[in-house]
RNA sequence: AGAGUUUGAUCCUGGCUCAGAUUGAACGCUGGCGGUAUGCUUAAGACAUGCAAGUCGUGCGGUAGAAGGCUUCGGCCUUUGAGAGCGGCGGACGGGUGAGUAACACGUGGGAAUCUGCCUAUUAGUGGGGGACAGCCCAGCGAAAGCUGGAUUAAUACCGCAUACGCCCUACGGGGGAAAGCAGCAAUGCGCUAAUAGAUGAGCCCGCGUAAGAUUAGCUAGUUGGUAAGGUAAAGGCUUACCAAGGCGACGAUCUUUAGCUGGUCUGAGAGGAUGGCCAGCCACAUCGGGACUGAGACACGGCCCGGACUCCUACGGGAGGCAGCAGUCGGGAAUAUUGGACAAUGGGCGCAAGCCUGAUCCAGCAAUACCGCGUGUGUGAAGAAGGCCUGCGGGUUGUAAAGCACUUUCAGUUGGGAAGAUAAUGACGUUACCAACAGAAGAAGCACCGGCUAACUCCGUGCCAGCAGCCGCGGUAAUACGGAGGGUGCAAGCGUUAAUCGGAAUUACUGGGCGUAAAGCGUGCGUAGGCGGCCUGUUAAGUCAGAUGUGAAAGCCCCGGGCUUAACCUGGGAACUGCAUCUGAUACUGGGGGGCUAGAAUGUGGGAGAGGAGAGUGGAAUUUCCGGUGUAGCGGCGAAAUGCAUAGAGAUCGGAAGGAACACCAGUGGCGAAGGCGGCUCUCUGGACCAACAUUGACGCUGAGGCACGAAAGCGUGGGUAGCAAACAGGAUUAGAUACCCUGGUAGUCCACGCCGUAAACGAUGUCAACUAGCCGCCGGCCUCACUCUAGAGGUCGGUGGUGCAGCUAACGCUUUAAGUUGACCGCCUGGGGAGUACGGCCGCAAGGUUGAAACUCAAAGGAAUUGACGGGGGCCCGCACAAGCGGUGGAGCAUGUGGUUUAAUUCGAAGAUACGCGAAGAACCUUACCUGGCCUUGACAUUGAUAGAAUCUGCUAGAGAUAGCGGAGUGCCCUUCGGGGAGCUUGAAAACAGGUGCUGCACGGCUGUCGUCAGCUCGUGUCGUGAGAUGUUGGGUUAAGUCCCGCAACGAGCGCAACCCUCGUCACUAGUUACUAACGGUUCGGCCGAGGACUCUAGUGAGACUGCCUUCGUAAGGAGGAGGAAGGUGAGGACGACGUCAAGUCAUCAUGGCCCUUACGGCCAGGGCGACACACGUGCUACAAUGGGAUGUACAAUGAGACGCAAUACCGCGAGGUGGAGCAAAUCUAUAAAGCAUCUCUCAGUUCGGAUUGUAGUCUGCAACUCGACUACAUGAAGCUGGAAUCACUAGUAAUCGUAGAUCAGCCAUGCUACGGUGAAUACGUUCCCGGGCCUUGUACACACCGCCCGUCACACCAUGGGAGUUUGUUGCACCAGAAGCAGGUAGUCUAACCGAAAGGAGGGCGCUUGCCACGGUGUGGCCGAUGACUGGGGUGAAGUCGUAACAAGGUAACC
Repeated sequence: AGAGUUUGAUCCUGGCUCAGAUUGAACGCUGGCGGUAUGCUUAAGACAUGCAAGUCGUGCGGUAGAAGGCUUCGGCCUUUGAGAGCGGCGGACGGGUGAGUAACACGUGGGAAUCUGCCUAUUAGUGGGGGACAGCCCAGCGAAAGCUGGAUUAAUACCGCAUACGCCCUACGGGGGAAAGCAGCAAUGCGCUAAUAGAUGAGCCCGCGUAAGAUUAGCUAGUUGGUAAGGUAAAGGCUUACCAAGGCGACGAUCUUUAGCUGGUCUGAGAGGAUGGCCAGCCACAUCGGGACUGAGACACGGCCCGGACUCCUACGGGAGGCAGCAGUCGGGAAUAUUGGACAAUGGGCGCAAGCCUGAUCCAGCAAUACCGCGUGUGUGAAGAAGGCCUGCGGGUUGUAAAGCACUUUCAGUUGGGAAGAUAAUGACGUUACCAACAGAAGAAGCACCGGCUAACUCCGUGCCAGCAGCCGCGGUAAUACGGAGGGUGCAAGCGUUAAUCGGAAUUACUGGGCGUAAAGCGUGCGUAGGCGGCCUGUUAAGUCAGAUGUGAAAGCCCCGGGCUUAACCUGGGAACUGCAUCUGAUACUGGGGGGCUAGAAUGUGGGAGAGGAGAGUGGAAUUUCCGGUGUAGCGGCGAAAUGCAUAGAGAUCGGAAGGAACACCAGUGGCGAAGGCGGCUCUCUGGACCAACAUUGACGCUGAGGCACGAAAGCGUGGGUAGCAAACAGGAUUAGAUACCCUGGUAGUCCACGCCGUAAACGAUGUCAACUAGCCGCCGGCCUCACUCUAGAGGUCGGUGGUGCAGCUAACGCUUUAAGUUGACCGCCUGGGGAGUACGGCCGCAAGGUUGAAACUCAAAGGAAUUGACGGGGGCCCGCACAAGCGGUGGAGCAUGUGGUUUAAUUCGAAGAUACGCGAAGAACCUUACCUGGCCUUGACAUUGAUAGAAUCUGCUAGAGAUAGCGGAGUGCCCUUCGGGGAGCUUGAAAACAGGUGCUGCACGGCUGUCGUCAGCUCGUGUCGUGAGAUGUUGGGUUAAGUCCCGCAACGAGCGCAACCCUCGUCACUAGUUACUAACGGUUCGGCCGAGGACUCUAGUGAGACUGCCUUCGUAAGGAGGAGGAAGGUGAGGACGACGUCAAGUCAUCAUGGCCCUUACGGCCAGGGCGACACACGUGCUACAAUGGGAUGUACAAUGAGACGCAAUACCGCGAGGUGGAGCAAAUCUAUAAAGCAUCUCUCAGUUCGGAUUGUAGUCUGCAACUCGACUACAUGAAGCUGGAAUCACUAGUAAUCGUAGAUCAGCCAUGCUACGGUGAAUACGUUCCCGGGCCUUGUACACACCGCCCGUCACACCAUGGGAGUUUGUUGCACCAGAAGCAGGUAGUCUAACCGAAAGGAGGGCGCUUGCCACGGUGUGGCCGAUGACUGGGGUGAAGUCGUAACAAGGUAACC
């Protein structure tokens, strides 16, 4: 310090997630030791039991008891003396908890009107009396707790008197008020009273700071102030009476919710954010609520009284209790310890002290809860052991790891010694720490992870199952992501997970963000508060700055030291505590106040521009309606129609009238207005801006939360008006439907007046104001100068409005003096998408609705700009037998063949739009053959290794459908040899490795192939541009069949494609002439047959030839058009040749191959059957339907190719298929009737002399074998069919059409197929609008598995959260009233009464009682708020394959949206 995740890719915005640190933690697995810390976060729930606050005999009376002594046995004396009591001090500290509290509670800094036991200092005093009450004793009541009465008694208990420097009160005359003694032989000590001062502690007041919510906006009657009185330790409405009407609040009162506050702690670079457990300070509380008493101090945790709830005891009459003290129990909970030891230390209470008490505290126990430290061994050790795992079978890895050998003993263990903590004594801890010795590698390693982020990889299992997952995402048969294993990585007595906080997150932005299009500028203005504010000069010193002082507790953090072996931990010092307050000073800036200025702002004077606003009037064109004339059959409307109107006279046309609405041309990125908006003309009233020159005021300014005003259209109310248009509605069409688009009608409305509404994509999606920062070109309104006869013009300047553009900015697009640049001021707004601008609540509205405005839940994205593609019922250009123009077909018939379907024991398998279907198959009767039935084999039909035996090989018989089985016969080889034998090949063959598989996966693959497409494209290097994906080049202008070439150009070059190079055909030449050829010569059986020739044809090798080269013309060029010559002319014709890639295209059944599967079978052999089935459907063909023909006879002319397991002539036989026979030929030599054609004859338009299916009979040939299931022949039979619906195919020249020939495969052949060959030989192309396909450029896009895309809403189903809801109900709270315990204060008829007074009657004073006031609990009524629940109901969200449509994205097929 960043990373992952939106996309095909990119940049940005933006959320989600991760890596870090931390915790009073919990859970899972595991667990050796020690040190130091920490340990009910939940039920402030309830608590059994024990302990946690007592102490003082030196305040007092006094006792049970104990010991000793005496005794008249009654008792007494001495020493001592618990428990209880009176009295004093302490139980207000210490300890616990965080319920309440949003507050002077806390923090910080100040203040004045106070108290303060014990302590310190000082001053003065401590004289003399009195009366009681406990205890003890007696009596009584009660179960108990306890209570009552009587008698007696002490004090440092209580009460007078005396004294009073100082003290208190005062009307200034005066008045009032104290005390206590005890111990000691004594000195003296400890006390007491009054007072002053201090210290300590406490109370009170104030400034500032210290949560959230405005869907809480008004709150307040003791309320705010005053006067008087009361009250308090003390100021004060603290309380009361009276008077006044105040006080608080947008700088957030009141209300609601939440919360103890702080030092600090965690995190963070910091600023911040979160937090307040342990430790420390403060506060509050003590079962819940109320109350006071005592006291220096309490309204009191282990005190009291009362009320409530709960628990316990009870004799039922009454009583008792309060662990949020330490342990402990139950409960709750994911979860938190021992009913331990000691007062040895530190501290506290009491005491003169000894001492007692102390669950404060110090220790120990439990817990890996946290932090820190240590250990689980060290060295050596390669045969790289065994085992495991992997493997390409060679090996690799675990791995120096182990074993083995040699060492060591920290920790733990055993034994012995043994501190400090203590200053004289006292040690719980303590089997202490620590030290020494001993034994033995001995007792001591796990957890998580290994797809990316993120360090670490393989095998097996599983097969969208089981499962994983923090995010992205893995899993559907080869999973580094699931589970296991081996290996590895990380951390380590721990490791992971979960929860939580901060960080990363600049993702609330003070430091440090934004708002044209990503979320975000209020629709616009005026203006209040507030914020901000021009120049000069004095003043002040609030802000600001400096210094000083006080404070900012300690601990903690940080720095420097010290102590535990180290560290954690402890400890000394320092720094820091960024703050607050006070004092002194500074005065630049800001502020306050004074004086001035004119540059901001405003006013005055003079001008011109304008659809600025309001009202009144007025004009013409047009539409419509009505009236009248003319006139006749249609009009109207559409893609096409129909509804509608019209013979009762429409439409058309002419004239007249009525009425409403809107203002053509001018008209313009022209004008005006704040925006909405404003358009005929005239008048009246009126707002604003602009220009020019001066004058005046003198900062009067800018912005603007609330507020107020204006605010399109639609809509609402009342009353008018209504020509046209036109929601709703009706009809007609369209359509699968059409509640739409189109058409015919048509009402609200649109118009006017008045009043509401208050919203729009109210947009420049851009708040207002001011300043600054290059230009250039327009337009509008002024002014100035120049030039002017006019029209026009040039320059300058101010204001407005546009275009383009530099710097700069921006994610990019873009903006650019009219900023989205550089700055300042103020306001508004944003913080992932959906839910949702919804719900609830408030406000506004007549309503519609507006405004303000959430949450649950859900997703990992949603989004902006730009890029490359693809696509478009977008555009432009161009091409192709793509259309068109032609010719011939298919689709109809019969048959052949392939496919589907069906059938079957099997009808083996594959191919499936184009790119499957006469395809794999260039040959299914057996074989092939993969399928079925049946019969057999199991190391196998085949390969390698192989003990054994045998040469090999040939052959007979029997059984069987055959495979097979059995029994025989012949035969003994080749090479080497040391003669024993060995070797090669072949056969047999136990056992085992293995063979075998046309079994699966073409979606694991290689190879090969189809297709786009012989389309003209596809890319790269360097450079340049861009943040980048990418672009450029390759686009543009021409041209071409072509990214072919030329020109231009931030590109320059290059590669794969195109073309050419290759083959065939077309012309010529040269060379060579046999089997081919024959011009000349000779011969001839008249056949190039022979001699001969090498001219010709031809053969087959080498060359030539064609290049837009030449001419004319057009063009810059490339190139085009025409022409000449030429066998051939613009690629001469044809072939081979197929770029980057697409279709998970096809093929595991050609072959090869990974993985999986079968192994007496999914392998192998055999026989028979099947692949040939047949209601049907489709593809491809053949033959036809006839006269351009059929038949008959005669006759002419090819080329390619094939031939020995072959082609076969002449001849003979057969009607024929064919047979007999065999010349010739391994072939330019031999082997084939070419057919259409031509000539002649016949048929004469018919189901025929067309057509030949089907069937019968008889044959031929091949073959082991033609039944299923061959071809051919002859005779006979003679079906459908008379040119083919919708639709559809091929072809542009030697092509189509038509005619025959040959070949492969092959015994034969189902071939009408396929592949070649030649013969005859056309028609047409105006042209590119349309259909299909393709190329280039451009445009839009919400598509990128790319339009066979994406995607919306209703309905149906399941689940989830939520709103409304008759109500029901818990809690809390306001108001009114009732009620009134204990207590305190006031009053006091009653009653009782020790101290004092008394003239002895009584009084003063007090208690009890009664009563008044206040008041807790409680009760009644009525409101508010939060929550729970509720039949039913509303929408929302989510959910692989439901229904209906097609709304949006392309012009999305009616542009979309508000």
Overview:
The prediction has a mean pLDDT of 86. A computed fold for a 1458-nucleotide RNA from an uncultured bacterium, annotated as small-subunit ribosomal RNA. Its Rfam family is "Bacterial small subunit ribosomal RNA". Its family is annotated with ribosome and structural constituent of ribosome in the Gene Ontology. The RNAcentral record of the sequence draws on ENA and SILVA.